Predicted 3D model of a 545-nucleotide part of an RNA (small-subunit ribosomal RNA, 5' domain) from an uncultured forest soil bacterium. RNAcentral holds the full RNA, with entries from ENA. Model confidence (mean pLDDT): 83 of 100.

Context: one part of a larger RNA
């Protein structure tokens, strides 16, 4: 000088950055991958529209019988009773019931349209992103070169997108289980699935020409899907480029010879088979090679790079954060499905743990991002937001996103600011020291006369992102208010090495990096007083130059 530190001891503010080096121990609990109804076809739920049905209301009409009144006192007759009159019948009004048209409203179904929720077929996406560093001494990475090779999504160019068919989940019935889920029957869509028919250009195969590269041609194979708001988005062959990946080869990449040999698919060769693709990749003959002291094999260690730290450099150490690659995903193993994975939050099987069980059997993997237990000298919040940047899926609207941007915690780090400035000699008063005269602490303090950064309090208050949307955030930043006010420690003073009296101690009790201090005047131990470096820190230990 440095550090992902860590420990004592202090500790006022910010901006930036960093933050489980150990147990790749084991893991409660919330979140970390979805998304499309403009593929599809249920199920519920809201809404609108047509239609049908009963129903209230109100008008219209039309019936029969009732109440009630009220006229005519026109018309008839009988009975009471004692002359008022009732009672009967005819009309008219209102009440009320009962059909029937019409209207409005409400409920309900059946269709049809929208819009939500839910599972369920289907598509893409889950191979990215994020984490960790076990393993790996290798083509792993670093680099500089190769030919036999795919590459969803994208971007260019060119053709095409015909006719048909059988299924099957959701779902309804039935069963079986504790449960996770199963099983049997039946219905139905579809951009899901199958055949047929086209297809120069694509594959397979034959013949011409041609150095190469193509170029023509014979003859066999291979596609497709649709959807909507009607203008869009899709599907399928084929080339061609982007991009991303596989493989292959020089070199280079830590100790150890107290590891000297090492290998049989091992070295090559014909073939054959796999593979996108070369190739012992893998089989069968053949041949008997092949590597090695310029260190093979083996053991041990350890992801590597760009960098970083540290030196004049050469060199050394070093692989946190950030970025490129590569391994891994509880332990061992395999394969499916994809363009693409031998696949963290996919599937099958073994094996350790854990958990649930009705004991017959079933769940599950934080080295995601918070948190817990543990180890441990030590590392942090079971926050906020998708507004920015980006990634999926959708035409879009948007949904989603612990990536990511923020915010919380730590002096972990480095940077910048503050703890005040002027003035003040009676050189006060107290401490220390003293040769008792004084010295020193000291302009230091008080005392006056300022200012007001940070911090505190009241207003106001962005950018970023904008056509709108701000999580940060009432944050940054701007005005004002008050009032020296709220803000200084650690280490050290014998040499190395800057900084000395004096007391107490008495080879004790300590110191100590190294030389070496203490045994009665110790600048070396503990105290003070005073000095001497750093400073929001200072010091110790560790490690590495």
């Nucleotide at each position: 000088a440095a550090c992902g530190a860590a420990c004592g001891c202090u500790g006022g503010c910010g901006g930036c950055a960093g933050g489980c080096u150990u147990a790749a121990c084991a893991c409660a609990u919330g979140c970390a991958a979805g998304u499309c109804g403009a593929a599809c076809g249920c199920a519920c739920c809201c809404c609108c529209c047509u239609u049908c049905a009963a129903g209230c209301u109100c008008g219209c009409u039309u019936g029969a019988a009732g109440g009630u009144u009220u006229u005519u006192c026109u018309u008839a007759g009988u009975u009471u009773a004692g002359a008022g009159a009732a009672a009967u019948c005819a009309a008219g009004a209102c009440c009320g019931c009962a059909g029937g048209c019409g209207a409005u409203c409400u409920u309900g179904a059946u269709g049809g349209g929208g819009g939500g929720u839910g599972a369920g077929u289907g598509g893409c996406a889950g191979a990215c992103g994020g984490g960790u560093g076990a393993g790996u001494a290798a083509c792993g990475c670093g680099u500089g070169g190769g030919a036999a090779c795919c590459u969803a999504c994208c971007c260019a160019u060119u053709g095409g997108u015909a006719c048909g068919g059988a299924a099957u989940a959701a779902c309804c019935c039935g069963g079986g289980g504790a449960a996770a889920c199963c099983c049997g029957a039946g219905c139905u869509a579809a951009u899901a699935c199958c055949g047929u028919a086209u297809a120069c250009g694509c594959c397979c195969u034959g013949g011409g020409c041609u150095u190469a590269u193509g170029c023509c041609u014979u003859g066999g194979g291979g596609a497709a899907a649709g959807a909507u708001u009607c203008a869009u988005c899709g599907c399928c062959g084929a080339u061609g480029g982007a991009u991303g990946g596989g493989c292959c080869c020089g070199c280079g990449u830590c100790g150890g010879a107290u590891u000297a040999g090492c290998u049989u698919g091992u070295u090559g060769g014909u073939g054959u088979g796999g593979u996108a693709a070369c190739g012992g990749c893998g089989c069968a003959c053949c041949a008997a090679g092949g590597c090695g002291a310029c260190g093979a094999u083996c053991c041990g260690u350890a992801g590597c790079u760009g960098g970083u730290c540290u030196g004049a450099g050469a060199g050394g150490a070093u692989g946190a954060u950030c970025a490129g690659c590569c391994a891994c995903a509880c332990u061992g193993g395999g394969a499916c499905u994809g363009a693409g994975a031998c696949a963290c939050g996919g599937c099958c099987c073994a094996g350790a743990c854990u958990c649930c069980u009705a004991c017959g059997g079933g769940a599950g993997g934080c080295a995601g991002c918070a948190g817990u237990g543990g180890g441990g000298a030590a590392u942090a919040u079971u926050g906020g937001a998708c507004a920015a940047u980006g990634g999926g899926c959708g035409c879009a609207a948007g949904c989603c996103u612990g990536a990511u941007c923020c915010a919380g915690c730590c002096a972990u780090g480095c940077c910048g600011c503050g703890u005040g400035a002027g003035u003040g000699a009676a050189g006060a008063a107290g401490g220390c020291c003293u040769u008792a005269g004084g010295g020193u602490u000291g302009u230091a303090a008080a005392u006056c006369u300022c200012u007001u950064u940070c911090g505190g309090c009241g207003g106001g208050g962005a950018a970023g992102a904008u056509a709108a949307u701000g999580a940060c955030g009432g944050u940054a930043c701007c005005c004002g208010c008050a009032g020296a006010a709220g803000a200084a420690g650690c280490c050290c003073c014998g040499g190395c090495u800057a900084a000395c009296u004096c007391c107490g101690u008495g080879c004790c009790a300590g110191c100590a990096g190294c030389c070496g201090c203490g045994g009665u005047a110790a600048u070396a131990c503990g105290g003070a007083g005073g000095g001497g470096g750093c400073u929001a820190g200072c010091g110790u230990u560790g490690u590495u130059c």